[in-house]
RNA sequence: GCCCUCGUGGCGGAACUGGCAUACGCGUGCGGCUUAGAACCGCAUCCCGUAAGGGUUAGAGGUUCGAAUCCUCUCGAGGGCA
Numbered sequence: 001g002c003c004c005u006c007g008u009g010g011c012g013g014a015a016c017u018g019g020c021a022u023a024c025g026c027g028u029g030c031g032g033c034u035u036a037g038a039a040c041c042g043c044a045u046c047c048c049g050u051a052a053g054g055g056u057u058a059g060a061g062g063u064u065c066g067a068a069u070c071c072u073c074u075c076g077a078g079g080g081c082a
Stems, first nucleotide, its partner, number of pairs: 001081007010026003019065001027045006046055003058074005
């Protein structure tokens, strides 16, 4: 230099054929249970906003009624070839 795969909440990781973004698990917070704890159970847990609502899938554009998903460029990680 060229080619391939990948990038989603604090972490792991889903999202089907383009149609509810963050299911599920972990972690964390509060509560229950216990003499106390562990385990277990319940609720909550991305950001802005009093709310209505808006934003958010590495970044920026494009296509589309609609994009995490398709296209282009850039950044980063891994692998292959030279």
RNAcentral holds the sequence, with entries from ENA. Predicted 3D model of an 82-nucleotide RNA (transfer RNA) from a Candidatus Sungiibacteriota bacterium. Its Rfam family is "tRNA". By type it is a transfer RNA. Rfam's curators write: Transfer RNA (tRNA) molecules are approximately 80 nucleotides in length.